[in-house]
Context: one part of a larger RNA
Molecule: small-subunit ribosomal RNA, 3' major domain
Organism: uncultured prokaryote
RNA sequence: UGACGGGGACCCGCACAAGCGGUGGAGCAUGUGGUUUAAUUCGAUGCAACGCGAAGAACCUUACCUGCCCUUGACAUUGACAGAAUCCCGUAGAGAUAUGGGAGUGCUUCGGCCUGGAAAACAGGUGCUGCAUGGCUGUCGUCAGCUCGUGUCGUGAGAUGUUGGGUUAAGUCCCGCAACGAGCGCAACCCUUGUCCUUAGUUGCCAUCAUUUAGUUGGGCACUCAAAGGAGACUGCCGGGGUCAACCCGGAGGAAGGUGGGGAUGACGUCAAGUCCUCAUGGCCCUUAUGUCCUGGGCUACACACGUGCUACAAUGGUUGGUACAAAGCGCUGCGAAGCCGCGAGGUGGAGCGAAUCGCAAAAAGCCAGCCUCAGUACGGAUUGCACUCUGCAACUCGAGUGCAUGAAGUCGGAAUUGCUAGUAAUCGUCGAUCAGCAGGCGACGGUGAAUACGUUCCCGGGCCUUGUACA
Numbered sequence: 001u002g003a004c005g006g007g008g009a010c011c012c013g014c015a016c017a018a019g020c021g022g023u024g025g026a027g028c029a030u031g032u033g034g035u036u037u038a039a040u041u042c043g044a045u046g047c048a049a050c051g052c053g054a055a056g057a058a059c060c061u062u063a064c065c066u067g068c069c070c071u072u073g074a075c076a077u078u079g080a081c082a083g084a085a086u087c088c089c090g091u092a093g094a095g096a097u098a099u100g101g102g103a104g105u106g107c108u109u110c111g112g113c114c115u116g117g118a119a120a121a122c123a124g125g126u127g128c129u130g131c132a133u134g135g136c137u138g139u140c141g142u143c144a145g146c147u148c149g150u151g152u153c154g155u156g157a158g159a160u161g162u163u164g165g166g167u168u169a170a171g172u173c174c175c176g177c178a179a180c181g182a183g184c185g186c187a188a189c190c191c192u193u194g195u196c197c198u199u200a201g202u203u204g205c206c207a208u209c210a211u212u213u214a215g216u217u218g219g220g221c222a223c224u225c226a227a228a229g230g231a232g233a234c235u236g237c238c239g240g241g242g243u244c245a246a247c248c249c250g251g252a253g254g255a256a257g258g259u260g261g262g263g264a265u266g267a268c269g270u271c272a273a274g275u276c277c278u279c280a281u282g283g284c285c286c287u288u289a290u291g292u293c294c295u296g297g298g299c300u301a302c303a304c305a306c307g308u309g310c311u312a313c314a315a316u317g318g319u320u321g322g323u324a325c326a327a328a329g330c331g332c333u334g335c336g337a338a339g340c341c342g343c344g345a346g347g348u349g350g351a352g353c354g355a356a357u358c359g360c361a362a363a364a365a366g367c368c369a370g371c372c373u374c375a376g377u378a379c380g381g382a383u384u385g386c387a388c389u390c391u392g393c394a395a396c397u398c399g400a401g402u403g404c405a406u407g408a409a410g411u412c413g414g415a416a417u418u419g420c421u422a423g424u425a426a427u428c429g430u431c432g433a434u435c436a437g438c439a440g441g442c443g444a445c446g447g448u449g450a451a452u453a454c455g456u457u458c459c460c461g462g463g464c465c466u467u468g469u470a471c472a
Base pairs, nucleotide, nucleotide: 001472002471003469004468005467007466008465010463011462012461013460015456016455019420020419021418022417023416026311027310028309029308030307031306032305033304034302035301042053043052064297065296067294070291073122077121078120081116082115083114086103087102088101089100090099091098092097106113107112124286125285127284128283129282133280134279135275136274137273138271140269145184146183147182148181149180150179151160152159153158164175165174166173190263191262192261193260195231196230197229198228199227201225204221205220206219209218210217234257237251238250239249240248241247313413317372318371319370320369321368322367323366329360330359331358334353335352339348340347341346379410384405385404386403387402388401389400390399426448427447428446429445430444431443432442
């Protein structure tokens, strides 16, 4: 100087408390451990691994296993030499591939393009080392800290500044002070949302006039809205407190008030944290194989254990019929309307739309009526049987969906444990990425919309000062 203390003082955070909803019990989904296996590819492992890499394993992917092949190679550069390339049809085979026949006999700016190809240089490796590395990322933590120059003090390590008194979300600001300044952080500048104005009204809108099944048409651009520019909030004003300060409390005006809400933004560093399987890369290793091609299988196994979720256990509910109101997205190898067929998944059909124009598209909870009456039920839907639909070369291993039948566990969950402070929790649906197909995961969007916070003694984490130390 740090680190540590079941030392002290001060302060903060959904840290506790006060509340609301969960997890832990059930069934299923998914990840992991374990076990099994020819293989169940690899990585991630307290917080900070475990719906994680994977924004989508039937083949492919694929790295694993079985078997069949290839050896200048699936890919790159150089390449003597030879030839158009390419297309079609057989045969053998699981295919890769091997082999036979036929059509074809090139283009050119004369440099070359395309195919085959000896020998050789070389290719190739998701093989090892993240404890050789770059890059990227997680975490402490959006915590308020981390440092430097000069000066001063100290033999020196170092100290001072950065401590102190106030204050703040903040090393934020004020005052004081052997310090005076400065840098990286904080804040602001950026995006979005909340109010208003201006600009120009189509595909958007409709107050007035006419018209219609319908903003449909005439008409209009007031209003809504879309998108560009501006205004607006600064403790600016008033009162009180405070050291005449910073600042705090209350008030006015205002759409908004003291950082208005949300996001992006992550200092010096810590964990030899994670990643050699994104990529790059040193070293090591393989080179008729640890490379490459293909078939089939596996990653989907299942006495069990854990994590994360979904659906429930019902009446604030279930079910039948009717009826209302979003936002944000996506669409040409696409979205696909009306009509018709089917109980339905879906089929047919093909209008319109590269989309403020057309389509996906039905929002759901809600509201209005009917039934159910506390029951393992008209709750719950697992499991299984049969029959189908769709995607795709192909749904046996191993896809999703539909109809009929079947109707399991489950009556609110032990010890323990988790999220959340407001348009939040809870609850309801919608869209998107990936994607042929497959979403209970992930990301985004809106609808309905709470309760509680006395307080900081205690638990956890953190900041600052101080103290002890046989630790570094």